Record summary: This is a predicted structure of a 74-nucleotide RNA (transfer RNA) from a Candidatus Woesearchaeota archaeon.
[in-house]
RNA sequence: GGACCCUUGGUCUAGCUCGGUAUGACGUCCCCUUGACGUGGGGGAGAUCCCCGGUUCAAAUCCGGGAGGGUCCA
Repeated sequence: GGACCCUUGGUCUAGCUCGGUAUGACGUCCCCUUGACGUGGGGGAGAUCCCCGGUUCAAAUCCGGGAGGGUCCA
C1' cells in the first nucleotide's frame, strides 16, 4: 500500500440480507419471600446503534467519507 471482517445500555449479544416499536442474558434499583444473607418470584431504570454527511415519509439497517480494532496479501 491492497482485500475482507468487526464496532449496538455498565458487560456480552440478537436485529443489518428483506428500511417501519432496538432483543435477550448478566449486572443494577424497587417489591414479595427469609431471623438475616443467598436462592427463587414479580416489576423498573438504563442506548447519540463508533463519528460526519447523503438517500428516503421513515435509517442501527441503504450509499459516500472518516475513526478504532482484527485477519490475510504485498
Model confidence (mean pLDDT): 83 of 100.
Its Rfam family is "tRNA". Gene Ontology term of the family: triplet codon-amino acid adaptor activity. The family's RNA type in Rfam is transfer RNA.